A computed fold for a 72-nucleotide RNA from a bacterium, annotated as transfer RNA. The sequence was found in a public genome assembly. Its Rfam family is "tRNA". Model confidence (mean pLDDT): 80 of 100.
Formats: sequence, C1' cells, structure tokens
RNA sequence: GCGGGUGUCGUAUAGUGGUUAUUGUGCCAGCUUCCCAAGCUGGAGAGGGCGGUUCGAUUCCGCUCACCCGCU
Repeated sequence: GCGGGUGUCGUAUAGUGGUUAUUGUGCCAGCUUCCCAAGCUGGAGAGGGCGGUUCGAUUCCGCUCACCCGCU
C1' cells in the first nucleotide's frame, strides 16, 4: 500500500427499517438480617465519527477513525 472483518450502557452481549433497544454482571436505592454475605424489588446508564438514502437508520450505502486477520 491492497483486501476482509468487528465497533451497542463500566464490562460482556442479543436484536430489528417503525411504539419504551435485550439480557447477564457491575453501580445506586429499598426490603430482608443483630451485622455481613446471599436473596427479592425498583432505578440510572449505550449503537465510534461525519454524510447519504428513506416519512422514519442502531440496521442499508459512502467516507473516515480505532482494533483484529490475511496479502504484498
């Protein structure tokens, strides 16, 4: 330099062109307990960036950034 792949709450992930984006774990609050742990309930928090297509994009397309793999 060329080609391919992956980017989603702190972390690990699911999913779909359309109502409130899923789950585990972590975090916060409450309940329970003499205390802790465990358990139960509730809550906050997310689609790398820019642009395009569309009535509507996390999803489709382009560029770009980061990482990974292969080729040279």